The prediction has a mean pLDDT of 77. This is a predicted complex of two RNAs, RNase P RNA and transfer RNA, with 420 nucleotides together.

RNA sequence: CGAGUAUCGGAUGUGGUCGCUGCCAGCGUAGGGAAACCGGCUGGGAGAGGAAAGUCCGGGCUUCACAGAGCAGGAUGCCUGCUAACGGCAGGUUGCGGUGACGCACAGGAAAGUGUAACAGAGAGUAGACCGCCGGCUUCGGCCGGUAAGGGUGCAAGGGCAGUGUAAGAGACUACCGCGGGCCUGGUGACAGGAACGGCAUUAUAAACCCCAUCUGAAGAAAGACCAAACAGGAAGCAUAGGGUGGCUCGUCCGCUUCCGGGUAGGUUGAUUGAGGCGUAUGGCAACAUGCGUCCUAGAUAGAUGACCACUUGAUACAUAACCCGGCUUAUUACGAUGCUCGACUU
RNA sequence: GCUGAAAUAGCUCAGUUGGUAGAGCACUUCACUCGUAAUGAAGGGGUCGUCGGUUCAAAUCCGAUUUUCAGCU
Numbered sequence: 001c002g003a004g005u006a007u008c009g010g011a012u013g014u015g016g017u018c019g020c021u022g023c024c025a026g027c028g029u030a031g032g033g034a035a036a037c038c039g040g041c042u043g044g045g046a047g048a049g050g051a052a053a054g055u056c057c058g059g060g061c062u063u064c065a066c067a068g069a070g071c072a073g074g075a076u077g078c079c080u081g082c083u084a085a086c087g088g089c090a091g092g093u094u095g096c097g098g099u100g101a102c103g104c105a106c107a108g109g110a111a112a113g114u115g116u117a118a119c120a121g122a123g124a125g126u127a128g129a130c131c132g133c134c135g136g137c138u139u140c141g142g143c144c145g146g147u148a149a150g151g152g153u154g155c156a157a158g159g160g161c162a163g164u165g166u167a168a169g170a171g172a173c174u175a176c177c178g179c180g181g182g183c184c185u186g187g188u189g190a191c192a193g194g195a196a197c198g199g200c201a202u203u204a205u206a207a208a209c210c211c212c213a214u215c216u217g218a219a220g221a222a223a224g225a226c227c228a229a230a231c232a233g234g235a236a237g238c239a240u241a242g243g244g245u246g247g248c249u250c251g252u253c254c255g256c257u258u259c260c261g262g263g264u265a266g267g268u269u270g271a272u273u274g275a276g277g278c279g280u281a282u283g284g285c286a287a288c289a290u291g292c293g294u295c296c297u298a299g300a301u302a303g304a305u306g307a308c309c310a311c312u313u314g315a316u317a318c319a320u321a322a323c324c325c326g327g328c329u330u331a332u333u334a335c336g337a338u339g340c341u342c343g344a345c346u347u
Numbered sequence: 348g349c350u351g352a353a354a355u356a357g358c359u360c361a362g363u364u365g366g367u368a369g370a371g372c373a374c375u376u377c378a379c380u381c382g383u384a385a386u387g388a389a390g391g392g393g394u395c396g397u398c399g400g401u402u403c404a405a406a407u408c409c410g411a412u413u414u415u416c417a418g419c420u
Base pairs, nucleotide, nucleotide: 001343002342003341004340005339006338007337008336009335013311014310015309016308017307018306020047021046023044024043025042026041027040031038032037049318053329054328056327057326058325059324060323061220062219063218064217068250069249070248071247073216074215075214076213077212078092079091080090081089082088093107094105095104096103097102108211109210113209114208115205116204117203130151131150132147133146134145135144136143137142159177160176162174163173164172178200179198180197183194184193185192186191224269225268226267227266233260234259235258236257237256238255242254243253244252276295277294278293279292280291281290282289283288348419349418350417351416352415353414354413357372358371359370360369366403374390375389376388377387378386396412397411398410399409400408
């Protein structure tokens, strides 16, 4: 200098004018409404994001019985730790990819069972004889037997490779490698290393059914709570029934369900101080935890952030809260910072 | 705001223990007819919405994403 890899950072700023949504103070017992309740004017101060998004996970919160039992169903799937919890995060193990920094992995079980492996091929899971090789017979066309070394088919041909052996061959036997269960050593563990033994018995697929282990009640703020106003009941069913939330059974609670008719359809709340942010010390490799100090930062309910001007900046992208929080995923312009790797050149 | 479903030929739809995608209408050519329609015969047309993964193999299984539709006060 070039190429790359990993992890971070903020998301132009300042001022002016007009406007929008909450909050605080003041002003009129004054406006709207039957009421609950809501508003007006003036001044002050506050007002979107790293993803507010997708709604893919987990938790809080709320109602259903203070959420109960069993089965079914669903989710997760190397180990250890972190956490309120998780399918998340951190550190490690193994496998794969990359020259490397580093990245990726739904990474348990196929010697419990079942299913599937199309086409091609002689044969596809109880192996197998098409060509070839070897032996025998022969009417010289072939036929019978042996054989998995070699060829061919296919994603895959039933351990690999070398030798011994043999008619030719073959774990039939031997060495090395692979595999297997037990043993020894190290490690909390996944796992790693080692020596001897066994003798090929064990194809692939579980993001096929399934088995094993762990977790799991359901529904979501249109959940729910409160206030105000209004009305008219009638018929049928069930009591061995019906209903109350999740698929079934049990348990438990309750006068409940259906149809016809009538009435109301307004307001408040839930709603933002929280597993909060920032700084610092200690413990830990880290995720994170604990202590101390400090800060308060939108809360609408037809739904608010906009427009214009001036200077300025590397800042032009993706995008606008709707109960909240922790993650994941996806979208994203221009720029900045740090560590590391590879290549070339120079000293 | 919350919840569920779908996407396959020009159009309407099939296709599930994963094995190489079809039907009807439409289109093209030929036959029949004086000509057209109808009818008969033959044929073309698909990267199964997009991207990635699992697998020997994906329309189908898994994840992400785009578009469309439906339900809940």
Annotation:
Rfam match: Bacterial RNase P class A. For this family Rfam cites "Ribonuclease P: unity and diversity in a tRNA processing ribozyme" (Frank and Pace, Annu Rev Biochem, 1998).